[in-house]
Molecule: c-di-GMP-I riboswitch aptamer
Organism: uncultured Sterolibacterium sp.
RNA sequence: GUCAUAUAAAGGCAAACUGGCUGAAAUGCCGGGGCGCAAAGCUUCCGACCUAAACGCCUGAGGGAAACCUCGGUGCAGGGUAGCGGGGCUGCCGGC
Repeated sequence: GUCAUAUAAAGGCAAACUGGCUGAAAUGCCGGGGCGCAAAGCUUCCGACCUAAACGCCUGAGGGAAACCUCGGUGCAGGGUAGCGGGGCUGCCGGC
C1' cells in the first nucleotide's frame, strides 16, 4: 500500500398506531411514535400487488316530453407500493 473481515464505534432510516393536511381511492406529506432495516439511500427498466376518478360496456334500475341527470354492476392506469422481488446508480467503519 492492497484485499478480506463484526457481536465493535460513529451515525442513518423509521413499521404499527396516532394528531393534522391532501386525494375519487390506493396512497402520499408534516408532527409524535419505534416494528424493524447493512443499503428500509436514489431510480418504475422488468415482474408482482393495490386503487378505479375519467372513459368504455351492461339495448342494467329510477326520474324526465326530450336532451339529459342520478344510482348499481363490470373492464381498464395517464394513479400508486422502492419497507414485495429483480435490475441500474451511489454509499459509512474496518478489530481478532